[in-house]
RNA sequence: AAACGUCUUCAAGGCAGGGUGAAAAUCCCGACCGGCUGUUUGAGUCAGCAACCCACUUAUGUGGCUGAACCUAAAGGUACCGAUAGUUAUAGUCUAGAUGAAAGAAGACAGAU
Numbered sequence: 001a002a003a004c005g006u007c008u009u010c011a012a013g014g015c016a017g018g019g020u021g022a023a024a025a026u027c028c029c030g031a032c033c034g035g036c037u038g039u040u041u042g043a044g045u046c047a048g049c050a051a052c053c054c055a056c057u058u059a060u061g062u063g064g065c066u067g068a069a070c071c072u073a074a075a076g077g078u079a080c081c082g083a084u085a086g087u088u089a090u091a092g093u094c095u096a097g098a099u100g101a102a103a104g105a106a107g108a109c110a111g112a113u
Stems, first nucleotide, its partner, number of pairs: 001113001005109006017029003031093002033082002035049004044080002053064004069078004084096003
């Protein structure tokens, strides 16, 4: 220096202001938000992954499903997208599963060679 391994911690943000109404953070105007890795820079909208959801499974896990972008003078312009359940009224933003899980990040230990 370092394969493999063990453990710990971390690991998602967001409706201001206004309209209608008996009632809306759910409708309307408008506002706001963007997991992880990679892609020569950059990325919610390119590639892959996680999460959500579905099936099977005692469990571990396996398989499936999985939204949206163009332009250009290249750092700007204009668009678009967003699980499930709940709710006095339809939710990307409220509440709940979730003090969960996890891609992954950081650190510690150990250590064949």
Molecule: FMN riboswitch aptamer (RFN element)
Organism: Lactobacillus psittaci DSM 15354